[in-house]
The prediction has a mean pLDDT of 88. A computed fold for an 87-nucleotide RNA from Pelolinea sp., annotated as c-di-GMP-I-GGC riboswitch aptamer. The sequence was found by an Rfam model in a public genome assembly. It matches the Rfam family "c-di-GMP-I-GGC riboswitch aptamer". Rfam links the family to the GO term cyclic-di-GMP binding.
RNA sequence: AAACGAAAAGGCAAACUCGGCGAAAGCCGGGGACGCAAAGCCAUGGGUCUACCGGUGGAAACACCUACGACUGCCAGGUUGCCGAAA
Numbered sequence: 001a002a003a004c005g006a007a008a009a010g011g012c013a014a015a016c017u018c019g020g021c022g023a024a025a026g027c028c029g030g031g032g033a034c035g036c037a038a039a040g041c042c043a044u045g046g047g048u049c050u051a052c053c054g055g056u057g058g059a060a061a062c063a064c065c066u067a068c069g070a071c072u073g074c075c076a077g078g079u080u081g082c083c084g085a086a087a
Base pairs, nucleotide, nucleotide: 004084005083011036012035016031017030018029019028020027021026034073040079041078042077044076045075046074047071048070049069054065055064056063057062
C1' cells in the first nucleotide's frame, strides 16, 4: 500500500413470506438469512429478463420482432470507503 483477507466491531441481506406499486420483468416497506470486503454508489461496455405501447404475419386466437422498461447479489469499467493477522 489501488495488493491480500485471519480476527474483532459495525454494515448489507438470497430464497421464502406479508402488505403496496407495475402490463410484465421487477421495485418499495415489514418479517427472514443463503451468502457478501465493496452484496456502497453509477445502466458506461458486454450479458440477461420483460414487451403495456409500437411493428410484422394472421379472419381470430395467437406467434414473432423491438427498450426508450428492468437486473450492479452475471462479468468488466468508473468512483468512494471500515479493520489490519499471515504472506

Overview: The source organism's lineage runs through Bacteria, Bacillati, Chloroflexota, Anaerolineaceae and Pelolinea.